Two RNAs folded together computationally: RNase P RNA and transfer RNA, 434 nucleotides in total. It holds a member of the Rfam family "Bacterial RNase P class A". Rfam describes the family as follows. Ribonuclease P (RNase P) is a ubiquitous endoribonuclease, found in archaea, bacteria and eukarya as well as chloroplasts and mitochondria. Its mean pLDDT, the model's own confidence on a scale to 100, is 75.
RNA sequence: GGAGCCAACUAGGCCGUCGCUGGUGCAUUUGACCGAAAGGUCGCACUGGAGGAACGUCCGGACUGCAUAGAGGAGCGUAGGAGGUAACACCUCCGCACCGACCGCCCGCAAGGGUCUAAGGUGACGAUUAGAGCAACAGAGACGAGCCGCUUGAGUGCGGGUGAAACGGGCAAUCUCUACGCGCAGCAAUACCAAAUAGGCCAACACGUGAAACUUCGGUUUUGCAACCUGCGUUCCGUAGGCUGUUGGCGGGUAGGUAGCACCGAGCCGCUUGGGCGACCAGCGGCCCAGAUGAAUGACGACCAAGGUGGCCUCAAAACCACUUCACAAAAUCCGGCGUAUCGGUUGGCUUCACAC
RNA sequence: CUGCCCGUAGCUCAACUGGAUAGAGCACCAGCCUUCUAAGCUGGGGGUCGGGGGUUCGAGUCCCUCCGGGCAGGCCA
Numbered sequence: 001g002g003a004g005c006c007a008a009c010u011a012g013g014c015c016g017u018c019g020c021u022g023g024u025g026c027a028u029u030u031g032a033c034c035g036a037a038a039g040g041u042c043g044c045a046c047u048g049g050a051g052g053a054a055c056g057u058c059c060g061g062a063c064u065g066c067a068u069a070g071a072g073g074a075g076c077g078u079a080g081g082a083g084g085u086a087a088c089a090c091c092u093c094c095g096c097a098c099c100g101a102c103c104g105c106c107c108g109c110a111a112g113g114g115u116c117u118a119a120g121g122u123g124a125c126g127a128u129u130a131g132a133g134c135a136a137c138a139g140a141g142a143c144g145a146g147c148c149g150c151u152u153g154a155g156u157g158c159g160g161g162u163g164a165a166a167c168g169g170g171c172a173a174u175c176u177c178u179a180c181g182c183g184c185a186g187c188a189a190u191a192c193c194a195a196a197u198a199g200g201c202c203a204a205c206a207c208g209u210g211a212a213a214c215u216u217c218g219g220u221u222u223u224g225c226a227a228c229c230u231g232c233g234u235u236c237c238g239u240a241g242g243c244u245g246u247u248g249g250c251g252g253g254u255a256g257g258u259a260g261c262a263c264c265g266a267g268c269c270g271c272u273u274g275g276g277c278g279a280c281c282a283g284c285g286g287c288c289c290a291g292a293u294g295a296a297u298g299a300c301g302a303c304c305a306a307g308g309u310g311g312c313c314u315c316a317a318a319a320c321c322a323c324u325u326c327a328c329a330a331a332a333u334c335c336g337g338c339g340u341a342u343c344g345g346u347u348g349g350c351u352u353c354a355c356a357c
Numbered sequence: 358c359u360g361c362c363c364g365u366a367g368c369u370c371a372a373c374u375g376g377a378u379a380g381a382g383c384a385c386c387a388g389c390c391u392u393c394u395a396a397g398c399u400g401g402g403g404g405u406c407g408g409g410g411g412u413u414c415g416a417g418u419c420c421c422u423c424c425g426g427g428c429a430g431g432c433c434a
């Protein structure tokens, strides 16, 4: 210097003017405006304010509500071994398999192909004697078969041809079996406030039966069973509730407001601290870092940094001048991953080849 | 946010239970027939199976991922 890889960070900065929004403090006065109400808005100062993926919604959870007897069946998920983590289909290490350069070797006139493969990459990596199933065409034949040649007591053994595969073989991202695991929904969860209408109409909830109490002896109430209906992810089973309040259908009303909601979080940053090969764990120090709700985080100006393009100049550069600021793209309950898209910039490390010293 | 379905010739659809030239109808082109046209008959062309990757000897079909299209559900009593 070339080629092949891996990882981390960043995704402009500062200043000024105006605008939007959260928090804190002060002020305003029991004020004004909007509204039917619940409730919301209105001044000043300081301060915070979109990403590495905020995307996909593929996994795992936190959280909220409902349910809960059951390793029943079906269904779904995971799958080498050992660890990490709140947990995971994620991450780390090890093993195995496959992919993967230069050089070398082989074939070839050449183009090129094959083999060996470094760093690295991928792996839905259990089981073919529990049982089924599939393999077109070619081939004699694709679970018991036998073409050609040699051999043998014997398709017994060794080769060839066809084919992806020729035998006690292949395929389980074929069905399946084994081991382990799985309650369901989702912030439009859920809690509360206000208003309005039509708490309107229709249908189902059978016949009942036992016990107790009361009784005007007609019956009433409570409770159990049965039947029916609804819920508990599918089903069995069991269980909870309803039987004058549950479900279903038709119809009607309202599309208002507050909390959930971001400062205690599996939180973030740093460390030549300790343990570990590592993922990571512990310790110490520091920090508080969006919370909107038709949806804020913006617009303008100037300077600087870095990059790109062009010019000038030069052997080549540097300096200088002009232009440009990029792509993928945006929070909506939150977090840990995975997948996908993508303009640039900075830094570190590994492997190999060539050259120079 | 949740659950489900679809994408194949210019158009409408088959094949989906993996078998190697991927089909049918309509449309298009050419020829025949007819005075000409239509109809009819014959022949022909036309396919990134939405894109990419994987499993397999082999993928439209099985699995993963991306793109596009569509359907359903949610408040009060």
Base pairs, nucleotide, nucleotide: 001353002352003351004350005349006348007347008346009345010344012304013303015301016300017299018298020049021048022047023046024045025044026043031042032041033040034039051328055339056338058337059336060335061334062333063186064185065184066183070236072235073234075182076181077180078179079178080094081093082092083091084090095125096123097122098121099120104115105114106113107112126177127176131175132174133171134170147160148159149158150157190259191258192257193256200250201249202248203247204246205245208225209224210223211222212221213220214219228242229241230240231239232238252433253432267287268286269285270284271283273282274281275280306325307324308323309322310321311320358430359429360428361427362426363425364424367383368382369381370380376414385401386400387399388398389397407423408422409421410420411419